[in-house]
Molecule: transfer RNA
Organism: Methanimicrococcus sp.
RNA sequence: AGCGAGGUGGGGUAGCCAGGAGAUCCCGACGGGCUCAUAACCCGUAGACCGAUGGUUCGAAUCCAUCCCUCGCUA
Numbered sequence: 001a002g003c004g005a006g007g008u009g010g011g012g013u014a015g016c017c018a019g020g021a022g023a024u025c026c027c028g029a030c031g032g033g034c035u036c037a038u039a040a041c042c043c044g045u046a047g048a049c050c051g052a053u054g055g056u057u058c059g060a061a062u063c064c065a066u067c068c069c070u071c072g073c074u075a
Stems, first nucleotide, its partner, number of pairs: 001074007010027003020058001029045005051067005
């Protein structure tokens, strides 16, 4: 330098191809139940406006452009 994959709650992950109201699930956190008690199990709550900036659109995590970061391959 070229090509490919990725960036979404505290951690991980789906949703993107094919745009549609308050973004999924698991772990963790907090509250409650159960228990003599802890763990496990059950119920509930909070937490991300989706890497950044522009554009398209009535409407963008999703489409387009540029840029930033991580990983891999090639030279």